[in-house]
RNA sequence: GGGUCUGUAGCUCAGUUAGUUAGAGCGCACCCCUGAUAAGGGUGAGGUCGCAGGUGCAACUCCUGCCAGACCCA
Numbered sequence: 001g002g003g004u005c006u007g008u009a010g011c012u013c014a015g016u017u018a019g020u021u022a023g024a025g026c027g028c029a030c031c032c033c034u035g036a037u038a039a040g041g042g043u044g045a046g047g048u049c050g051c052a053g054g055u056g057c058a059a060c061u062c063c064u065g066c067c068a069g070a071c072c073c074a
Stems, first nucleotide, its partner, number of pairs: 001073007010026004019057001028044005050066005
């Protein structure tokens, strides 16, 4: 330098044929439970969906460019 794949909550990851509200587990905060912890139960906070642009009534999803990472080739 070329090709392929990945980028979604603090971490690990889902997200169907584009369809109206973006989710799970762990973690975190508070409450319940306990003599007190752990465990368990409940509630809640937490997201520019990597960045910019385009298509479209509608984009996490499709297209283009860029950025970062992984792998392969040279």